Molecule: small-subunit ribosomal RNA
Organism: Candidatus Woesearchaeota archaeon
RNA sequence: UUCCCGUUGAUCCUGCGGGAGAUUGCUGCUAUUAGGUUAAGACUAAGCCAUGCAAGUCAGGUAGUAAUACCGGCGAAAUGCUCAGUAACACGUCGUUAACCUGCCCAUAGAUUCGGGAUACCCACGGGAAACUGUGGUUAAUACCGAAUAGAACUUUUGUUCUGGAAUGAUAAUUGUUUGAAACGCAAGGUCUAUGGAUGGGACGGCGGCGGAUUAGGUUGUUGGCGGUGUAAUGGACCACCAAGCCGAUGAUCCGUACGGGCCUUGAGAGAGGUAGCCCGGAGAGGGACACUGAGAAACUGGUCCCAGCCCUACGGGGUGCAGCAGGCGCGAAACAUUUACCAUGCACGAAAGUGUGAUAAUGUUAACCUAAGUGCUCAUGCAUUGCAUGGGCUUUUGAUAAGGGUAAAUACCUUGUCGAAUAAGUGGUGGGUAAGACUGGUGCCAGCCGCCGCGGUAACACCAGCGCCACGAGUGGCAAUCGCGUUUAUUGGGCCUAAAGCGUCCGUAGCCGGCCAAGUAAAUCUUUUGUGAAAUCACAGGGCUUAACUCUGUGGAUUGCAGGAGACACUGCUUGGCUAGAGACUGGGAGGGGUCGGAAGUAUUCCAGGGGGAGCGGUAAAAUGUUGUAAUCCCUGGAGGACUACCGAUGGCGAAGGCAUCCGACCAGAACAGUUCUGACGGUGAGGGACGAAAGCUAGGGGAGCGAACCGGAUUAGAUACCCGAGUAGUCCUAGCCGUAAACGCUGCGAGCAAGGUGUUGCAGCUCCAUUAGGGAGCUGCAGUGUCGAAGAGAAGUCAUUAAGCUCGCCGCCUGGGAAGUACGGUCGCAAGACUGAAACUUUAAGGAAUUGGCGGGGGCGCACCACAAGGGGUGCGGCGUGCGGUUUAAUCUAACUCAACACAGAGAACCUUACUAGGGGCGACGGCACAAUGAAAGUCAUGCUGAAGACAUUACUCGAGGAGCCGAGAGGUGGUGCAUGGCCGUCGUCAGCUCGUGCCAUAAGGUGUCCUCUUAAGUGAGGUAACGAGCGAGACCUGUACCUACACUUGCUAACGAACGCUUGCGUGAUCGAGCACUGUGUAGGGACUGCCUUGGAAACAAGGAGGAAGGUGCAGGCUACGGUAGGUCUGUAUGCCCCGAAUCCCCUAGGCUACACGCGCGCAACAAUGGUAGGGACAAUGGGACACGACUCCGAAAGGAGAAGUCAAACCUCUAAACCCUAUCUUAGUUCAGAUUGAGGGUUGUAACCCACCCUCAUGACGACGGAAUCCCUAGUAAUCAGACGUCAUCAUCGUCUGGUGAAUAUGUCCCUGCGCCUUGCACACACCGCCCGUCAAAUCAACCGAGCAGGGUUCGGGUAAAGCAUAGUUUCUUGAUUAUGCUGAAUCUGGACUCAGUGAGGUGGGUUAAGUCGUCACAAGGUAGCCGUAGGGGAACCUGCGGCUGGAUCACCUCCU
Repeated sequence: UUCCCGUUGAUCCUGCGGGAGAUUGCUGCUAUUAGGUUAAGACUAAGCCAUGCAAGUCAGGUAGUAAUACCGGCGAAAUGCUCAGUAACACGUCGUUAACCUGCCCAUAGAUUCGGGAUACCCACGGGAAACUGUGGUUAAUACCGAAUAGAACUUUUGUUCUGGAAUGAUAAUUGUUUGAAACGCAAGGUCUAUGGAUGGGACGGCGGCGGAUUAGGUUGUUGGCGGUGUAAUGGACCACCAAGCCGAUGAUCCGUACGGGCCUUGAGAGAGGUAGCCCGGAGAGGGACACUGAGAAACUGGUCCCAGCCCUACGGGGUGCAGCAGGCGCGAAACAUUUACCAUGCACGAAAGUGUGAUAAUGUUAACCUAAGUGCUCAUGCAUUGCAUGGGCUUUUGAUAAGGGUAAAUACCUUGUCGAAUAAGUGGUGGGUAAGACUGGUGCCAGCCGCCGCGGUAACACCAGCGCCACGAGUGGCAAUCGCGUUUAUUGGGCCUAAAGCGUCCGUAGCCGGCCAAGUAAAUCUUUUGUGAAAUCACAGGGCUUAACUCUGUGGAUUGCAGGAGACACUGCUUGGCUAGAGACUGGGAGGGGUCGGAAGUAUUCCAGGGGGAGCGGUAAAAUGUUGUAAUCCCUGGAGGACUACCGAUGGCGAAGGCAUCCGACCAGAACAGUUCUGACGGUGAGGGACGAAAGCUAGGGGAGCGAACCGGAUUAGAUACCCGAGUAGUCCUAGCCGUAAACGCUGCGAGCAAGGUGUUGCAGCUCCAUUAGGGAGCUGCAGUGUCGAAGAGAAGUCAUUAAGCUCGCCGCCUGGGAAGUACGGUCGCAAGACUGAAACUUUAAGGAAUUGGCGGGGGCGCACCACAAGGGGUGCGGCGUGCGGUUUAAUCUAACUCAACACAGAGAACCUUACUAGGGGCGACGGCACAAUGAAAGUCAUGCUGAAGACAUUACUCGAGGAGCCGAGAGGUGGUGCAUGGCCGUCGUCAGCUCGUGCCAUAAGGUGUCCUCUUAAGUGAGGUAACGAGCGAGACCUGUACCUACACUUGCUAACGAACGCUUGCGUGAUCGAGCACUGUGUAGGGACUGCCUUGGAAACAAGGAGGAAGGUGCAGGCUACGGUAGGUCUGUAUGCCCCGAAUCCCCUAGGCUACACGCGCGCAACAAUGGUAGGGACAAUGGGACACGACUCCGAAAGGAGAAGUCAAACCUCUAAACCCUAUCUUAGUUCAGAUUGAGGGUUGUAACCCACCCUCAUGACGACGGAAUCCCUAGUAAUCAGACGUCAUCAUCGUCUGGUGAAUAUGUCCCUGCGCCUUGCACACACCGCCCGUCAAAUCAACCGAGCAGGGUUCGGGUAAAGCAUAGUUUCUUGAUUAUGCUGAAUCUGGACUCAGUGAGGUGGGUUAAGUCGUCACAAGGUAGCCGUAGGGGAACCUGCGGCUGGAUCACCUCCU
């Protein structure tokens, strides 16, 4: 040593993106003070610079009064600045120098002798614009020169000793040659020589630290040698000659990048990244080259030359170098004063005083960093949840100010006073991650926000504001970058079956790794010790600034290192000796589609010939093209030719893989088993490298039967460049070569060891048994191979599991989000196709794996339903009419609802009303404020005008007496908007049988189990099995009606028996009538009854089939109730209701119109098209309901509708109320009719204020369409369909509607899953907005980056050549010689030119790629995706793609075989 968010409907992984931390630079807003520090033009332009300053100093000398100038000495090679170059002994570290130098300093020993000639300043005269310079003259020295001595270097010879690992060193003597000190000063001191030290350097070596192989070969002074030159010094550093070496996969060379280190940032560390500042080292001074002086330079503020730039100029010629300090321009995102002082610390000179010093010390500027402090405390009052405001008091760090000290001078700071809470808070955020609003207003996919996820389309916790809140706080945010987070490059510390990832396979080089025993060694390893690893930095302790930062002292650590010494020897290494368990060899008998070559055989297809035969054949889902009278197909016989090798045949065999199948032979190779044989670690892996390597393809030559890319034709289709069919070329075959790839797969590299088993099968060996002959059978054991199940363990899971994907070791290959892309460029290989190697820009927040739940499938299985079929019955769809909808029209034709689940629905029927629409008229503001109002508000009214009408308004007049709608708010009201803000209610899935829970168990989890399987049921109904056991909601039970029985009750119901009464009168009839009764019917209440209870059969049971009894039989029949939920289903126009809107009009009232329109389309119905009928006459039988502004008997009038009177009934009483179909008789006779009734005319009636738009009824007249209905489609299983009428709802009037009621009353299944759907199980899925899903490619448009590109114009590096400044060497010439000049040779800046490599720019045109809400064409993939998909290859095609050949399962489904449990 930390996680969180983002792929999903949810889950677990893989994986990346983002957030939270620290640091660096810039930047927005804001800002009181002090201290400290190594802060401040590093990043870009090592770009260019005006101006001032940054190196002088001195008891040597000369001149001068001096200042000062000159000669001379020392210094100027330091300090300071910068990081361009440099991948190198540049740096770091440890060493070497037996290959070297060292001014000033120290120590020791000695010396400081004798001479000489010049020269600067100066004076005089010149040249020149200037810079500067010439000639002549005078002079000194610690300047210069000569000589001497001391000495030095080299050399000859001889010799001793010493150091050391080693003499080439030191040392003594000696020969010769060359050379050769000094400076003085009065003094202090200086100078010279030698030796040594110290200090500082030069050179060399070991080791260490970047990237690229799309850089693999490099090198000719190169590598070495002999001899020279040169240097302080080694050396090819350089030269002449000789040899041909030297470096390199342990990465040479080349290219790119980069000063190196101490250190810094980050991190737990290992690391990663950085390194401008401070220190050490290096390098540079505009670019490049060169020497001089000097102890030291190839010299930042010295010199010479060239180049580029700039300045002055009298055009002749000169000057210049801020990467020193300030400062300016430029560049940029990016960085201060042209300040003060030598006070301190250093440095130079000096004996010193001192002088100089843009080193340094100070100050100023800057939100550089670090540290410290403050922006108040308190009382009362008011408002109030912390707190805020006002007023009073306290304190004075800080602030303002005065004096003194302080300083080189100031600021600071210290001491003492005075004033006054005064002078001092922001930035960012507030949807999640992530602390903090379910506040208000605005906006309305706009404006905008957002690191990521994501917000915004009218109720935004996410935008813009306000208020509140949160975090940090003199700061706080943003942008860019680094580390961490990231075990996301994994040494610590990852992976590769399916997520990215095992080379197609084998052999083998380097490398890495390596069995058992013993001895030696001590490289490695370990222990100990010595030296070193500068200081600063870091830690700790103590001290100094008021504290801290900061700093001082001490100690420690670190610098992970290097070098030396001593020791240990287990492991590793090395050497030696041995062993046999690895490996190999040998022997033996067996197994095998192992390979190569040769020979032989077999059936079939095709073709040819002959014979037979005579009309089709062939092909498909169906067809057609095709073939056939020149005789096909078919049958027989014979022949030709090529390819192939059925049965055996098998999760059987062999091989490294690809792959291998008739038989025989030859040759070759490998594996297993067995063996008392042999060798003795000989082994494993394997970068490069080599060999083999399906199919397709290529080259050359053969061959060509069948099949068959391309091509052609026929179909299919909207099209069909396909799938299907007919033909058919390359090819498929052989020989010789090439290619080198596949889903080359077990998607699993090779080798070794360890760790439960069960069960098949193949080979070998051994044993047992049976049989005895067949090289037989059965079984057990061992070894080797090949399958399957499975424990532990592993894994994200699926799964793997002695043939590992377990545990452990060795070696190799490969991976690091998706796409762009296996593409581009470069290289290698190839005849080509192409293969191998293999990026980036740009783009994107996911892409992906496994599993789960759903949904879906032109997947499978089981079951179910007249809103499914089948078997039937009747309709709709045609025409007429009614009604609803659309459309159109209109001033308006108000609106909602649109598959089932809108459309005779809301609306149960719109003349006004309803009414929401249109036109017109009128009316209405609770409450508050302003204006108005007794100088009269508002109201009422006659008349006239206006008007459809109206004291509504206008005119005029009268009455009355306090309010008032002119303005601003705020309301009432709204069938105004939003059913996508809602409640409630309803439809529908659903005439379904499902939906869940508790506990337990399984799974990391989503989730599963239960709810599964078998049987059964109308049913998740029940029974049996079962890691489940139980439970709930639904189903059922329950409730209502109905069907049967019993008991009780009896008015308004009923009347069998009894008695009356009445009517006609044989005897019947009448409950309208009475007594009586409650038997029956009916009504009401309470019970009973049906439960698979009984029998038979089947079954384990549940249950099923049949039967009996029964009014009723298996839910008796018909209803009610109707699960968890889905459908953003319908309704804001029933009511309720949020928000928005209107508010004197979208409110309220009135008049009229409209909702009733009509070229047209659709739905639901009615009556029909007739004889099962129409018409006329006669006759029979209901039930349910309703009734007081109502039902209305009965009488009269009318042809009828209806009218005039009117009893009864608030209802088991009265009325509605004569039901119709039906039956009987008559007629019509198959016609547009005696069918049908639309439409129209005339006359009446009713309701209502009103009947024109626009009601209903009656009568007469009129008499259209229609003769049974295409595709399609609806309803129905029994008192049902069909048919007949009745009642009610609405209602003033008006039904063909709806809801009920009864009458008559069938046909056909007793099944099935084919169609349409529903439920369960299972399977596949790239779907989850869930197949009305998802999704691919071309084309079109816009835009972005890239690639190719005839070329064009540049930069850099490098090589060659020409010219050549300058320098060096040698030789010569020369007046004064420190000089000048000539010749030769060498080096060589610069410039011209040619080539190579590389970088960026530009380029007509071309190419593919990425991205972009709603473009075009198709539908490729995902389900069996409708032709399974994919891989390699080849051809073809608008496009996805299609087809051939070979391969894979990462394919569904069904059947069979084998194996396992």